[in-house]
Context: one part of a larger RNA
């Protein structure tokens, strides 16, 4: 190791692009350092196997044959596999035809809330709480009306909906621009799947420089609560929260479930496609194929549960796991402006 596993026990990398590497459709020909077979050499003895003998048996022990297992040379074969030539369309990709979308980027642009400010009207509260009071209010608050200013977010559609690789996207128009279904079967002829490195993307909080600053608020200050209250409650309130450009790199980055193929009962529901039916037509029904949900044969799970979106039955690659702490820590090495982050032990311990 042949022979263990990753939804919740220990384990799927945060995602994607890809490099070597591993795999890898269908037909024919040739050709073989894989592969298969024969023949012979040869693999010391012991050791196994089978037969005979020898100690009463046996263990043993002797003897003969044979096996194991790897070598080596020659001969033969071509199904699998390689390599090499040719062809092929079913897997990739493309071309045309529709057709959804909060995919991304930029720019403008609208409303209602909320704040500020100035004016009107009004005169004593307001606010907040479990009850308070810290606070605001006669230098006129709160309320209402009006004008003007700011900065975030976008009620209602809205959905068990969409997209998008993944974080993650949502007024509304216009611009540029990725992907992805459906249909056709018109082109290309395995172009493919998977990927250690490597490169890009990555919420939210943080960090560097400049701007913005309404609101909400780490820190902070007051005011209750309370034995105390560094708190839950209140009233205030700066980082921040927003822009731009740079870093940073993490998460319960989750479906806690890796990517890609192929097989294996249905029932229902919704997204956008098509076809056919039926209609003036548009629904309504059926059917195909793509997604997103519920619910279940059979199988599978300790066991909840999974169930054509499998955690079911294969295949192929990566990726991780090996008792609990100590520990995702120390050292080290690399990124980093820091904060940290990535790699990642051991003594000791139970």
């Nucleotide at each position: 190791c042949u022979g263990g596993g990753c939804g919740u026990a220990a384990a799927g990398g945060g995602u994607g692009c890809g490099u070597a590497g591993g795999g890898g459709g269908u037909u024919g020909u040739g050709u073989u350092a894989g592969c298969c077979u024969c023949a012979c050499c040869u693999u010391a003895a012991a050791u196994c196997u089978u037969c005979a003998u020898g100690c009463c048996u046996a263990a043993c022990a002797u003897g003969a044959a044979g096996g194991c297992u790897g070598g080596g040379c020659g001969g033969g074969g071509a199904a699998c596999g390689g390599c090499a030539c040719a062809a092929c369309u079913u897997g990739a990709g493309g071309g045309c035809g529709c057709g959804a979308g909060a995919g991304g980027c930029g720019a403008g642009u609208g409303g209602a809330a909320c704040u500020c400010a100035u004016g009107g009207u009004g005169g004593a509260g307001g606010g907040g709480u479990g009850a308070a009071a810290u606070c605001c209010g006669u230098u006129g608050a709160u309320a209402u009306c009006a004008u003007g200013g700011g900065g975030a977010a976008c009620a209602c559609c809205a959905a068990a909906g969409g997209c998008g690789a993944a974080g993650g996207c949502a007024g509304c128009u216009c611009g540029c621009u990725g992907g992805c279904g459906c249909g056709u079967a018109c082109c290309u002829g395995a172009c493919c799947c998977u990927g250690a490195a490597g490169c890009a993307c990555g919420a939210a909080a943080g960090c560097g420089u400049g701007g913005g600053g309404a609101u909400c608020a780490a820190a902070a200050a007051g005011g209750a609560u309370u034995a105390g209250a560094u708190a839950c409650c209140c009233u205030u309130g700066u980082a921040g929260u927003c822009c731009a450009c740079g870093c940073c790199c993490u998460a319960a980055a989750c479906g806690a479930u890796g990517a890609u193929g192929a097989c294996u009962a249905g029932c229902u529901a919704u997204u956008g496609g098509a076809a056919g039916u039926a209609u003036c037509g548009a629904c309504c029904c059926u059917u195909c194929g793509a997604g997103u949900g519920g619910c279940g044969a059979a199988g599978c799970u300790a066991a909840c549960g999974c169930g054509u979106u499998a955690a079911g039955u294969c295949a192929u690659c990566c990726g991780c796991c090996u008792g609990g702490g100590a520990a995702g820590u120390a050292c080290g090495a690399u990124c980093g402006c820091a904060a940290g982050a990535u790699u990642a032990a051991a003594a000791c311990u139970c």

This is a predicted structure of a 350-nucleotide part of an RNA (small-subunit ribosomal RNA, central domain) from Candidatus Giovannonibacteria bacterium GW2011_GWB1_47_6b. NCBI's taxonomy places the organism under Bacteria, Bacteria candidate phyla, Candidatus Giovannoniibacteriota.